This is a predicted structure of an 85-nucleotide RNA (c-di-GMP-I riboswitch aptamer) from Salipaludibacillus sp. CUR1. The sequence was found by an Rfam model in a public genome assembly. The model forms 89% of the base pairs in the Rfam consensus. Its mean pLDDT, the model's own confidence on a scale to 100, is 82.

RNA sequence: GUAACAUAUUGGCAAACCGGCUGAAAAGCAGGGACCCAAAGCUUCAGGUCUACUACUUAUAAAGCUAAGAUUGCUAGCUGCCAAA
Numbered sequence: 001g002u003a004a005c006a007u008a009u010u011g012g013c014a015a016a017c018c019g020g021c022u023g024a025a026a027a028g029c030a031g032g033g034a035c036c037c038a039a040a041g042c043u044u045c046a047g048g049u050c051u052a053c054u055a056c057u058u059a060u061a062a063a064g065c066u067a068a069g070a071u072u073g074c075u076a077g078c079u080g081c082c083a084a085a
Base pairs, nucleotide, nucleotide: 012037017032018031020029021028022027035073041078042077043076046075047074048071049070050069056064057063
């Protein structure tokens, strides 16, 4: 230096839920709160998944379909801390 991650150290993050705001929705933001996480750090270039304002189809109230929307605590890409073997 690279790979890898048992035990520990310094620490970090923040699920569900609650109420507030934004949004058509999915969901997001800040606060409370901690289920967890060794990348639960960053990123929609790619895949998957979710929603369907809108467009189109059907026909009388809804349905089908459509991402340019969302999700990184789904995969993926990139970059990191500490200490044994």